[in-house]
RNA sequence: GUUAUUAAAAAGCCGAAUGCAUUAUGCAGCGGGGGAUAAACUUUGGGGUGAAUCCUUUAUGGUAGGGACUCUCUCUUCCCGAACCCGUCAACUAACCUCGUAGGCAAAAGAGAGGUGUUUA
Numbered sequence: 001g002u003u004a005u006u007a008a009a010a011a012g013c014c015g016a017a018u019g020c021a022u023u024a025u026g027c028a029g030c031g032g033g034g035g036a037u038a039a040a041c042u043u044u045g046g047g048g049u050g051a052a053u054c055c056u057u058u059a060u061g062g063u064a065g066g067g068a069c070u071c072u073c074u075c076u077u078c079c080c081g082a083a084c085c086c087g088u089c090a091a092c093u094a095a096c097c098u099c100g101u102a103g104g105c106a107a108a109a110g111a112g113a114g115g116u117g118u119u120u121a
Stems, first nucleotide, its partner, number of pairs: 006121004012105003018028004029101006045089001046086004054062002065080004071114006
C1' cells in the first nucleotide's frame, strides 16, 4: 500500500433550484413553458407552477394527494394538504423558441429486512 472479516462512529430536511469558471455573465447538469395535422371549446371564461384536490354538519372538521434526516421496501406514529402567475389565449407534439436554478425549516421520528461508500481499531 492492497484485499478480506469483525466492531464502533458519523452521513441535516422540503424543493428542479447544483457544480465549474468568470466578474459583462457564461458552460454543464437538473427543472418548467410555448410549439404541427385533427378534434373540441369559447363569462358559468380558460390556462400554468406546485403534493396542495374535493366535500360539508363551517369546525383547532374531513379528504384525493404529499413529506419525515445515507439509499430501497414494509409497518407504526407525526406533519402538510398553501400560495402565486398568464390575461381572453395555449390539447398532445418532431424540429425549433424560451424561462428558472429560489426560498424556507427543526413537525420527532421509531421498528423490521436488504444494500452503498467514508473514518477509526
The RNA shown here (c-di-AMP riboswitch aptamer (ydaO/yuaA leader)) has 121 nucleotides and comes from Caloramator quimbayensis.
The prediction has a mean pLDDT of 76.
It matches the Rfam family "c-di-AMP riboswitch aptamer (ydaO/yuaA leader)". Its family is annotated with regulation of gene expression and cyclic-di-AMP binding in the Gene Ontology. On this family, see Barrick et al., Proc Natl Acad Sci U S A 2004: "New RNA motifs suggest an expanded scope for riboswitches in bacterial genetic control".
Of the family's consensus pairs, 91% are formed in the model.
Lineage of the source: Bacteria > Bacillota > Clostridia > Clostridiaceae > Caloramator.